[in-house]
């Protein structure tokens, strides 16, 4: 220094689901727990799916980064 992610280490993250709190919702937030993750770090940019408004597949505003795709950043490492 290049790289697969089927080896091995260190340590990371945490779904359901329970509490307790925000919010009309989707859903955040702290705790517990671990189904699972080599980007389950970060970004709502494309598309997806959901809330709320609405008479509506318009259209506005909004949630998911553990649905896909992009983008920036980044740990170990067979060989």
């Nucleotide at each position: 220094g290049c790289a697969a992610g089927c080896a091995a280490a260190u340590g990371c993250c945490a779904a359901a689901c329970c509490u307790a709190u925000c919010g009309u919702g989707a859903g955040g937030u702290a705790g517990g727990g671990a189904c699972g993750g080599a980007a389950a770090g970060u970004c709502a940019c494309g598309g997806g799916u959901c809330c709320u408004g609405g008479g509506a597949c318009a259209c506005a505003g909004g949630a998911c980064a553990g649905c896909c795709g992009g983008a920036c950043c980044g740990c170990c490492g067979a060989g």

The RNA shown here (c-di-GMP-I riboswitch aptamer) has 79 nucleotides and comes from uncultured Thiodictyon sp. The sequence was found by an Rfam model in a public genome assembly. The prediction has a mean pLDDT of 88.